[in-house]
Predicted 3D model of a 394-nucleotide RNA (Bacterial RNase P class A) from a Gemmatimonadaceae bacterium. The gene name in the source record is rnpB. It matches the Rfam family "Bacterial RNase P class A". By type it is a ribozyme. RNAcentral holds the sequence, with entries from ENA. The source organism's lineage runs through Bacteria, Pseudomonadati, Gemmatimonadota, Gemmatimonadia and Gemmatimonadaceae. Model confidence (mean pLDDT): 77 of 100.
RNA sequence: CGCAUCGGCCGGACGGUCGCGCGCGGGUCGCUUCGGCGCUCGCUCGAGGAAAGUCCGGGCUCCGCAGGGCGGAUCGCCAGGUAACGCCUGGGCGCGCGGGCAACCGCGCGACGGACAGUGCCACAGAGACCAUACCGCCGAUGGCCAGCGGGCGACCGCUGGAUCAGGCAAGGGUGAAAAGUGUGGGGUAAGAGCCCACGACGCGUCCGGCAACGGCUCGCGGUGGUAAACCCCGGUUGGAGCAAGGCCAAAUAAGCGGCGAGGGAUGGCCCGUCCCGACCAAGACGCCGCGGGUAGGCUGCUAGAGCGUGCGGGCGACCGCACGUCGAGAGAAAUGACCGUCCGGAUGAGCUCGCUCGUCCGACAGAACCCGGCUUACAGGCCGGUGCGUUCG
Numbered sequence: 001c002g003c004a005u006c007g008g009c010c011g012g013a014c015g016g017u018c019g020c021g022c023g024c025g026g027g028u029c030g031c032u033u034c035g036g037c038g039c040u041c042g043c044u045c046g047a048g049g050a051a052a053g054u055c056c057g058g059g060c061u062c063c064g065c066a067g068g069g070c071g072g073a074u075c076g077c078c079a080g081g082u083a084a085c086g087c088c089u090g091g092g093c094g095c096g097c098g099g100g101c102a103a104c105c106g107c108g109c110g111a112c113g114g115a116c117a118g119u120g121c122c123a124c125a126g127a128g129a130c131c132a133u134a135c136c137g138c139c140g141a142u143g144g145c146c147a148g149c150g151g152g153c154g155a156c157c158g159c160u161g162g163a164u165c166a167g168g169c170a171a172g173g174g175u176g177a178a179a180a181g182u183g184u185g186g187g188g189u190a191a192g193a194g195c196c197c198a199c200g201a202c203g204c205g206u207c208c209g210g211c212a213a214c215g216g217c218u219c220g221c222g223g224u225g226g227u228a229a230a231c232c233c234c235g236g237u238u239g240g241a242g243c244a245a246g247g248c249c250a251a252a253u254a255a256g257c258g259g260c261g262a263g264g265g266a267u268g269g270c271c272c273g274u275c276c277c278g279a280c281c282a283a284g285a286c287g288c289c290g291c292g293g294g295u296a297g298g299c300u301g302c303u304a305g306a307g308c309g310u311g312c313g314g315g316c317g318a319c320c321g322c323a324c325g326u327c328g329a330g331a332g333a334a335a336u337g338a339c340c341g342u343c344c345g346g347a348u349g350a351g352c353u354c355g356c357u358c359g360u361c362c363g364a365c366a367g368a369a370c371c372c373g374g375c376u377u378a379c380a381g382g383c384c385g386g387u388g389c390g391u392u393c394g
Base pairs, nucleotide, nucleotide: 001390002389003388004387005386006385007384008383009382010381012343013342014341015340016339017338018337020046021045023043024042025041026040027039029038030037031036048365052376053375055374056373057372058371059370060242061241062240063239072238073237074236075235076234077091078090079089080088081087092112093110094109095108096107097106098105099104113233114232118231119230120227121226122225130181135173136172137169138168139167142166143165144164145162146161147160148159149158150157151156182200183199184198185197186196187195201224202222203221204220205219207216208215209214246300247299248298249297256291257290258289259288260287261286267282268281269280307326308325309324310323311322312321313320314319344363345362346361347360348359349358350357351356352355
């Protein structure tokens, strides 16, 4: 320098004019329930790396909660990090891609505990899909049958052959993702088969290395389908709801409570009974006031925090510790924008003195609403670095 790949960072800069929003201060034209509101002037500040999806984890808040059992949900190689996580870092194992003669290296992906606890399932095809089966095939030892030969007076017996019946086998073929359950060689047999033996594969135990996952492969044991994002087993975690949480104030207003008022009339009491008149008492429709309650509304929660920046130290790293500096929206259906100039970056056209000038166009994705840590998704363009391979120069 080229190719490939991985990671990190930035995500237009400066100035001017106008506009918008929170806050603070001023003016006092208008309104007012006298608290303020509108209008207006000045000043400070005013989005992100994802503010997004709302998928995980926490803080905070309220409600619930003796203890134990059962059940549910969720997570799942190992170690570490963290407030915590399903996240991150490092490592192990498996698979894939690229490079290399190879050893190996780089990158990506993985619900990556258990199938010697039990149960279930294994489509189609196929004879048979798990206490199995027999289509082609092999055998036909054993018991028959048929043929030939031999023996016996005879019932029958012996030998040879056939593949004919029963039967035996599962090596080979075929089907299938998977075929009876590991492969090679030997023994064995009628033919065969872990049926037996040796070695190798795998699993379990042991030994060695490692904190561990795991690796090595020393010795011993076991003839050993797949499937747990099937039930299940084992181990860990786990109460619910959310800032419309919650707290305070409080116009209006229902129930309820208290006090005061109450003309006339009605009800009850007071009366031995009845009637009339009157007084007093009780209850009380109703009216007013207060309490209560809590709607509208206001205040709070609310932004100084697992914060950010720089430096030093520890660690392979995620991350941690210390010192110094710093304050960066707080809000309600919700402001953060537009234009001009200069510059920056990119694309493209023209000109020429060939790396400069001029012109045109473009600068993405997107938008805080209690706050953090992650993951995922969207994104014009630019910058920096690591690793592998190749090449050139020293």